[in-house]
RNA sequence: GAUUUAUAAAGAAGGGUGGAGAGAUUAGGCUCUACGAAGCCCUGGCAACCAGCUAUUAAAGAAAUGGUGCCAAUACCUAACCCACUGUAAAUAUACUGUGGGAAAUGAUAAAUA
Numbered sequence: 001g002a003u004u005u006a007u008a009a010a011g012a013a014g015g016g017u018g019g020a021g022a023g024a025u026u027a028g029g030c031u032c033u034a035c036g037a038a039g040c041c042c043u044g045g046c047a048a049c050c051a052g053c054u055a056u057u058a059a060a061g062a063a064a065u066g067g068u069g070c071c072a073a074u075a076c077c078u079a080a081c082c083c084a085c086u087g088u089a090a091a092u093a094u095a096c097u098g099u100g101g102g103a104a105a106u107g108a109u110a111a112a113u114a
Base pairs, nucleotide, nucleotide: 002113003112004111005110006109007108013043014042015041016040017039021032022031023030026079027078028077029076044071045070046069049067050066051065053061054060075106081102082101083100084099085098087096088095089094
């Protein structure tokens, strides 16, 4: 990297280094950033997926020892599809704007598999 399953409106920042970008990708928006971005390192914290622990047929439970993960904004928001409403255009079919909801896709993380 691939496949499968699960999760996401909650939660948790300081320092050093670095020196201009960052928020996955494309587009648009918005936001963060020389009062110092990304990356890297240290310390601290959050969470509880896996291991471990307790109990059990099982579901489960507590904790935070170990393996990961995470610590601006909902996965920052929108996009293609479906539904409802709204407005505009039109004779109608319908098209488009906006709002809300749903289900996906994509990405992320964990665990498992080959």